[in-house]
This is a predicted complex of two RNAs, RNase P RNA and transfer RNA, with 470 nucleotides together. Its mean pLDDT, the model's own confidence on a scale to 100, is 75.
RNA sequence: CCAGAGGGUCGGGCGGCCGCGGCUUGGGGGUGACCCCGAGGCGAGGAAAGUCCGGGCUCCACGGAAGAACGGUGCCGGGUAACGCCCGGCGGGUCGGGGAUUCGUUCCUGGCUCAGGGACAGUGCCACAGAAAGCAAACCGCCGCCGCUUCGGCGCGGCAAGGUCGAAAGGGUGGGGCAAGAGCCCACCGCGGGACCGGCAACGGGACCGGCACGGCAAACCCCACCGGGAGCAAAACCGAAUAGGGGCGCAACAUAGGGCUUCCGCCUUUGCGCCCGGGUUGGUUGCUUGACCCCGGAUGCAAGUCCGGGGCUAGAGGAAUGGUCGCCCAUCCCGCCGAAGCUUGAUUGCGGCGGCGGGUGGACAGAACCCGGCUUACAGACCCUCUGGCGCU
RNA sequence: GCCGCUUUAGCUCAGCUGGUAGAGCACAUCAUUCGUAAUGAUGGGGUCAGAGGUUCGAGUCCUCUAAGCGGCACCA
Numbered sequence: 001c002c003a004g005a006g007g008g009u010c011g012g013g014c015g016g017c018c019g020c021g022g023c024u025u026g027g028g029g030g031u032g033a034c035c036c037c038g039a040g041g042c043g044a045g046g047a048a049a050g051u052c053c054g055g056g057c058u059c060c061a062c063g064g065a066a067g068a069a070c071g072g073u074g075c076c077g078g079g080u081a082a083c084g085c086c087c088g089g090c091g092g093g094u095c096g097g098g099g100a101u102u103c104g105u106u107c108c109u110g111g112c113u114c115a116g117g118g119a120c121a122g123u124g125c126c127a128c129a130g131a132a133a134g135c136a137a138a139c140c141g142c143c144g145c146c147g148c149u150u151c152g153g154c155g156c157g158g159c160a161a162g163g164u165c166g167a168a169a170g171g172g173u174g175g176g177g178c179a180a181g182a183g184c185c186c187a188c189c190g191c192g193g194g195a196c197c198g199g200c201a202a203c204g205g206g207a208c209c210g211g212c213a214c215g216g217c218a219a220a221c222c223c224c225a226c227c228g229g230g231a232g233c234a235a236a237a238c239c240g241a242a243u244a245g246g247g248g249c250g251c252a253a254c255a256u257a258g259g260g261c262u263u264c265c266g267c268c269u270u271u272g273c274g275c276c277c278g279g280g281u282u283g284g285u286u287g288c289u290u291g292a293c294c295c296c297g298g299a300u301g302c303a304a305g306u307c308c309g310g311g312g313c314u315a316g317a318g319g320a321a322u323g324g325u326c327g328c329c330c331a332u333c334c335c336g337c338c339g340a341a342g343c344u345u346g347a348u349u350g351c352g353g354c355g356g357c358g359g360g361u362g363g364a365c366a367g368a369a370c371c372c373g374g375c376u377u378a379c380a381g382a383c384c385c386u387c388u389g390g391c392g393c394u
Numbered sequence: 395g396c397c398g399c400u401u402u403a404g405c406u407c408a409g410c411u412g413g414u415a416g417a418g419c420a421c422a423u424c425a426u427u428c429g430u431a432a433u434g435a436u437g438g439g440g441u442c443a444g445a446g447g448u449u450c451g452a453g454u455c456c457u458c459u460a461a462g463c464g465g466c467a468c469c470a
Stems, first nucleotide, its partner, number of pairs: 001390010012329007020043002023040007045365001049376002052374005057232004070228005075089005090116001091114010117223002122221002124217003139163002141159004146155003171189006190212001191210003196205003236286004246277007257270005279469003293312008330363001333360007342351002395466007404419004413450001421437005443459005
């Protein structure tokens, strides 16, 4: 320098003019509701999105605890208010690099990735093809220690090496052995169990034992462990206006009761609550933005993060503002001119991704609606960091 | 804003416990008729909304995206 992978930050800047929405404030007008003229400061995002998780907050339900049902999560440890999120580790898969090699493999190391508990608790499924699909089974085939034969084979018996089908066929390679074969036997590898050792754990190593039996699917039912009461700011509370206190269903109550006015007393009333039909309104206030917030420094931790100190803050309205235009600058893209390495040509012929100048173009995805922490999805372009490979130079 | 649901042939819908996607209407051709309709026979037509994953295998199971539909406030 080129190529690839992963991660982080930003996501146009400055100024002039004209506007828009809240807040604070000054002046004027009006009996008043309110209106008019100024001033100051503030005014979208990394995703405000999808609404997929976790909380705060509010109401409803509920005596406590446990359980059932339903839903969710799922290696281990840590972080956090909490999480299905984040960090670190383990194991598997995959893609490289290096070493050893008997060229079969094996060891070390790095990136990416995994919904990664359990398939000897049980049930279920494995289509088509194929002889056979989980039960060991025998179509072609191999063999004859058996029999028959018309000498082509047939019956019977043994075998599972080879062929065939499939996503998947009950260890692999080599040797011995045998009628033919087969873990039948042996060596190595794989597999299962495993005293013991290391680690908080997941897990790793492993003397020794076993000739090999235990296929896959749990994003099928299910089992185990853990978590979860329901609804959502159109939650909810208050004030005001208007209307027909009418009908149906369910629950509570049957007068020592319920509701209302003023708690008792007293008075009035017979119903109260929920849902539906029918009727009315489309007003105001609160909830409403300072919060598990942001920045800097220090300590601690591998990290996520935690603790301490200092500093900072300003959309909070309604179907709802944050815009338009001009100039300069930074990117992008296009065109023209000049210059250079290099390539090319018969040629001062042509190309030229680099640099300079001039002109033009013109800004991705997107738009707060109660508020936070995450995930996911969309995104022009710029900058930075780490790792891997290749080439060149020192 | 919040909550719930749907997407399969031109239209309306089935598709169970994952194994070659179906029905009715419509369409085309033929028969029947003097001709049309009706009727009968035959046939064509599908990226199962899109993408990724689990699985040997996905319309079906899981995740994301897109499009469409429905509900909601207050008072008596």
Rfam match: Bacterial RNase P class A. Rfam's curators write: Ribonuclease P (RNase P) is a ubiquitous endoribonuclease, found in archaea, bacteria and eukarya as well as chloroplasts and mitochondria.